[in-house]
Context: one part of a larger RNA
Formats: sequence, C1' cells, structure tokens
RNA sequence: GGAUGAACGCUGGCGGCGUGCCUAAUACAUGCAAGUCGAACGAAGGUAGCAAUACCUUAGUGGCGAACGGGUGAGUAACACGUAGGUAACCUGCCUUUCAGUUGGGGAUAACCGAGGGAAACUUUGGCUAAUACCGAAUUCGUGCUUCGAAGGCAUCUUCGGAGCAUAAAAGGGGCCUUUAAAGCCUCGCUGAUUGAUGGACCUGCGGCGCAUUAGUUAGUUGGUGAGAUAACAGCCCACCAAGACGAGGAUGCGUAGCCGACCUGAGAGGGUGAUCGGCCACACUGGAACUGAGACGCGGUCCAGACUCCUACGGGAGGCAGCAGUAGGGAGUUUUCGGCAAUGGGGGAAACCCUGACCGAGCAACGCCGCGUGAGUGAUGAAGGUCUUCGGAUUGUAAAGCUCUGUUAUAAGGGAAGAACGGCAGCUAGAGGAAAUGCUAGCUGUUUGACGGUACUUUAUGAGAAAGCCACGGCUAACUACGUGCCAGCAGCCGCGGUAAUACGUAGGUGGCAAGCGUUAUCC
Repeated sequence: GGAUGAACGCUGGCGGCGUGCCUAAUACAUGCAAGUCGAACGAAGGUAGCAAUACCUUAGUGGCGAACGGGUGAGUAACACGUAGGUAACCUGCCUUUCAGUUGGGGAUAACCGAGGGAAACUUUGGCUAAUACCGAAUUCGUGCUUCGAAGGCAUCUUCGGAGCAUAAAAGGGGCCUUUAAAGCCUCGCUGAUUGAUGGACCUGCGGCGCAUUAGUUAGUUGGUGAGAUAACAGCCCACCAAGACGAGGAUGCGUAGCCGACCUGAGAGGGUGAUCGGCCACACUGGAACUGAGACGCGGUCCAGACUCCUACGGGAGGCAGCAGUAGGGAGUUUUCGGCAAUGGGGGAAACCCUGACCGAGCAACGCCGCGUGAGUGAUGAAGGUCUUCGGAUUGUAAAGCUCUGUUAUAAGGGAAGAACGGCAGCUAGAGGAAAUGCUAGCUGUUUGACGGUACUUUAUGAGAAAGCCACGGCUAACUACGUGCCAGCAGCCGCGGUAAUACGUAGGUGGCAAGCGUUAUCC
C1' cells in the first nucleotide's frame, strides 16, 4: 500500500447493487416450511330438483410425491475431494425409441354400524362393503437359467442360431358415435422386453498438513479354496488352509482440518483464505438398527437405548428450528415472529387448479462497492469579528454580505411502466390418421392474469432554502504560531517529547489530508 462476513470512537443527506451468528453442532415458546389426485374406489354430508339425476365438500382405502428443494460444517487426513481413466463386475421411478400384450376368476379389508377399555395418546372386538388395493390360473412376442454349434475378444466372457425348463398383466378410468346396450374409435394408464437420456454405485493412477521430542504397526490381519450376501467385484461375511501384509520414498500414533471452482495479495514465482455464488462430501438432540421404496439406512418417517424438556387422573404418554421468521444464552459482534405465488423452478392432477419461508420482493444495518448532492457566477471599503503582531500591519479572505442565476437532490401535485410468456375461456383456419365423431398437432383473433407498486420513470410548480465531518500538523510524512502546564498532567507506530520561552502534552487560530465518511483495533499478503 492492498484486503475483510468485521468490531469500536466521533459524525451522518440520497440512490443503485450486493452482504449480514465467523462465538454455543447451546436450549428452544409460537406460527408457517409437503402435499396432491373425485377422470382409481366405496361411503357420509350439503345444494338444486316432485323424481331420475347433476354439482360441491371431505375422513378413509388406493396412486404418485415426500430420497428433490432448504440448512449446517460437528465428524472426516479418507478414493472424502480434485483430476485422469476403468466396469468383459453394476442399478436406474418419471421421460424417450421400438416390439408384443392388456384374457378369465377368487377371497378379504379400512371407511361405516354395534359393543368395550383409557385422563389422554390411542386401542380391542363382532358384523357389512369397493377398487388401478391383494391373490391364484391361462397366454409366451420376449426375458432369465441349462445345454449344443459357429464367429469374435482381454482368463473369467461377448454376439448369432437351435433345444429344454421357469416366468407377467389393471376384464382399468375418461371422452365420442349410437334411442339404449354391445361392438368400434380417441385418450390417459397398466404388463413383459428393448433403445437412449438422466441420476447413481464400485475400482484405480496422480495431487493437496503439522509433529520423528510419534519407529515400528497388523490376527480378518495378508493371500488361497469353498459356501453365503449384494444391483455388482471384493475378507464384504463365514468355514478350512498357508504365514503373510505395511514401513525412513515416513507405516502406526497424536494434533489440526470439510474438499474444490474460486477469493485476497504479489511484476511473477509464491504466500494466505475456503463468507456470499456454483460442484462434491458428511451430518440432522446423542448412539444404534432396519422397514418401505426405482432410489434412504431417511432433517420436519418407524423402532430401541440415553440425556434433557413438557403433559398426567401416577397407570402412562408427547417432543427434537444445523428449514423461514423469532426467543433466551454466549459474545466486541450479525436483521422482520413482513408480502406474494405475478415471474423462474419443483410436487400432484387429463386439466382447471392446489401446495411451495425454494424463489421473487419489501423491511432493518454506512457492513461493503459504485454514483450523486450539500450550490454556480460576480463581488475589495480587502467590512465586522477572531488570531498573530516588530503596533506599521499581516492573516482568516472572494471567504462573507450584496447582486445575478440554476434546480441535480428535496417537497407538493398530475401522468405512469417493462418485467406477461404460457395457460384458461370464446371463435376460426390448416395438417396427419380415421367410416364418422371425439381426440392429436400447428397457427390466428378477441378476452383474462403483477406481490413489488401508484414503485421506477416522467411533467409542472416552489424555493439556496433541508444536507460536513473526521484525523493529523518534531522526523519518517503533506501541513505552524500563540497561550496554559512545568519530568506534573500527559503523548507515543519507531526514534523519542515534557524538569519555565514545548512547532511533540492541553486549548485556540491557522494549515494539510481524506470525505458521508474519517480514525483506531484485529487478521492476511
């Protein structure tokens, strides 16, 4: 000199864009943060109607989602991360490509009704009922296993052809045509395979830290055979066998630490850091475990143990903010118990739509960066006042006043956005297919949708009015005099000032520097 997620002291006009518990991974009151589908299903209630029926709402069964998104950095020195590869050792819901199917049956159960237990949380039992819930059966385009042959490769193997064995589905929902039904068609689904995409899993080379005042470490340890487990390889697990494996090129131990893209500094090489943003990993009161599922060993799921808090009728129960706000505590120190789903994105749904503390916005804070303003021109009697003085004057100083202007900002009153594209509704057109209709795809016209916000922006009017401080002035280092004090009070980054003429302390005038900031402290280069 530069930098900071900063803090402290004095001061403080505005705007834009960012940033904001670095400490106690401490404890949490309250509200919200994950639902959705009636076009899967039975039922209950309501509205309209004489009724048939239509519509609406919902507890339950069922499906999908809840493994994403959001938070934190405790642990971790490790294939955790970065980078480069490998998988002839693997999985992948929704989405995409292609092929083949979607036949015919059965038994339950929640809801509901009844009886009972309990303070509650909740729970037991008898009876009824449905499904895209559950369970057999048929079918075999295929797929899996075994086996035979051929070709290829990298030992296990891969591809092609044949045979044997095994293995699946929801007869579903909605719409159109039709007087109705059946059949047919359209669409959303479902099943078996296939292709891709996406996401993951495992293995390997290399790389990034301190201590040797840590020198030896290791028994599932190192390897083999067999069996098991897994999506999959493997001591991953187990039985048996052998005695190996790692290490001064630093094993093992201890300490510290999430890693990276990046950020700060520096001419670079390096050094330091890992806030915000992005990628990966780990964790979710502490420890352990599995279930469900395409995916978890699961932050707002389950079970067990522990600590803590709360309720209780003392028998027993409930809870987990390292989600968004917020509270207490700790601390030098870090914000609102705000608005909205309008946009972007996500979940569900055919859609309308619903949900979304993700997100978009507003609020608070000079915490940072950037921009603007606090007026401009003229004005010498060099006014008054202040300060100094050799008492002549000098300086403050064109500074002020005065005169002439401007209107950035401010204040008031009008106008007033972009962010909106989809999608929906109404109407129309075209295309492929179809017997036709519905439907599908593409397009046009009209209409509808904004939290921010009457905000940004803009127009007019008013009036210099409302807007400057902080630090320093001995040398380093730009900037000096007077008074007070008298080794006192004090200053100080280093050298050092102060003991009666202090440019170094305190005050005043003046001057210098930076400026809505200035100085100090802490840390890094």
Background:
Predicted 3D model of a 525-nucleotide part of an RNA (small-subunit ribosomal RNA, 5' domain) from an uncultured bacterium. The coordinates come from a structure-prediction model, not an experiment, and the mean pLDDT is 82.